[in-house]
Context: one part of a larger RNA
Molecule: small-subunit ribosomal RNA, 5' domain
Organism: soil metagenome
RNA sequence: GAAUGAACGUUGGCGGCGUGGAUUAGGCAUGCAAGUCGCGCGAUAAGUCCCCGCAAGGGGAUGGAAAGCGGCGAAAGGGACAGUAAUGCGUAGAUACCUACCCUCGGGCUCGGGAUAGCUGCGGGAAACUGCAAUUAAUACCGAAUAACGUCUCCGGACCAAAGGUGUGAUUCCGCCAGGGGAUGGGCCUGCGUCCUAUCAGCUAGUUGGUGUGGUAAAAGCGCACCAAGGCUAAGACGGGUACGGGGUGUGAGAGCAUGCCCCCGCUCACUGGGACUGAGACACUGCCCAGACACCUACGGGUGGCUGCAGUCGAGAAUCUUCGGCAAUGAGCGCAAGCUUGACCGAGCGAUGCCGCGUGCGGGAUGAAGGCCUUCGGGUUGUAAACCGCUGUCGUAGGGGAGGAAGUCUAUUGGGGUUCUCCCCAGUAGUUGACCUAUCCUAGGAGGAAGUACGGGCUAAGUUCGUGCCAGCAGCCGCGGUAAGACGAACCGUCCAAACGUUAUUC
Repeated sequence: GAAUGAACGUUGGCGGCGUGGAUUAGGCAUGCAAGUCGCGCGAUAAGUCCCCGCAAGGGGAUGGAAAGCGGCGAAAGGGACAGUAAUGCGUAGAUACCUACCCUCGGGCUCGGGAUAGCUGCGGGAAACUGCAAUUAAUACCGAAUAACGUCUCCGGACCAAAGGUGUGAUUCCGCCAGGGGAUGGGCCUGCGUCCUAUCAGCUAGUUGGUGUGGUAAAAGCGCACCAAGGCUAAGACGGGUACGGGGUGUGAGAGCAUGCCCCCGCUCACUGGGACUGAGACACUGCCCAGACACCUACGGGUGGCUGCAGUCGAGAAUCUUCGGCAAUGAGCGCAAGCUUGACCGAGCGAUGCCGCGUGCGGGAUGAAGGCCUUCGGGUUGUAAACCGCUGUCGUAGGGGAGGAAGUCUAUUGGGGUUCUCCCCAGUAGUUGACCUAUCCUAGGAGGAAGUACGGGCUAAGUUCGUGCCAGCAGCCGCGGUAAGACGAACCGUCCAAACGUUAUUC
């Protein structure tokens, strides 16, 4: 000099864009953060209408809430960096493998069956929850058939499936099953690179290899039985310490050194430890089971919970924000769709925390006013500074207009196409969608609302007076202060930078 996720002191007008729990991966009240589908299924509340009935009430239609079965999603998105020095990451390869949804190709979708939730009835329990009986549906479940270009194979053969829905006069549309190919994503393996320490020098028995067998989607000591005695190491094994890795970032002429916050990619973790289930995918942040610690409820029998999601709270700390708005946009899940959900995201709020931009006025104005300070008492300086005169209107304030972030979707309608059509596709026209805002423009008024901080001995731009008297104090280094201090404190004046200026910490 440059830099920072900074903090502290003094001060503080506006805006844009970034950014903000680095310490206790400490504990958490409360709300929200994953749903959706009635075009899979049965049943059905409120409401509305109709019928019967004098009424109470009953029945039907429409309607579609809460719940249930079923499907898809919940393995993504979001957070954190505890662990990890290699089971990771980076890069270059490799294959013994899997891949829901998506694209594509050619096939198939036949015949049957028995349950169960819900509902109803009767219970148990303080609650959480739960039992029995009867009964019902499906794209839930099961059996049979069919079976190759699929799988296995001793090459003879053997084996494996399915589901319907909406709607029409009908084609169509959305699905279902078994395969081939693709795409995407992943699993496993290999080479090279990847911090400090030798005051860690030897380490290793599933250890190294083989045979067989099991196991997995898949190669493999991945597991097991037997056999052999190997394997690694001074090019640092083994041990200890520290640490997520990279793209990048800071600095530097570069080489390098330091670093890994925000954003992107990858790993890992989800109260602590262990385990599997479901599934295309997890050994699963807001799933399950067991154990533990902690906390809460209890009728003492027993239960419940997991913010390293968004806000918020306590604690510790020098230190880090709102218990905000919206799904309008982008994206995601589900749905034929309308749409619903989404603390992802988009926005607003708070913080000079950073960078950038703008403003705090402009011109004239000497009696060089008053006041302050200094003085050789003549004056000098503050200083055109002020007053005063004229002007402007950026920003802010008040009022008004206003492009754009909006593309779609749906509805209506016109034309064309799908041989016909109310259905679908294409094109046009009209209407419909903004949480947050806002570029920018116009009007009003009036200099009004807007300057500080550090420093002034040298390094280093900028000095005088008074006070103090090795005291009080200053200080980055040299050093100042013991009675004339340009170095302490104050005043005046000056210098740098400026909505900031200094200090501390850290990196180059």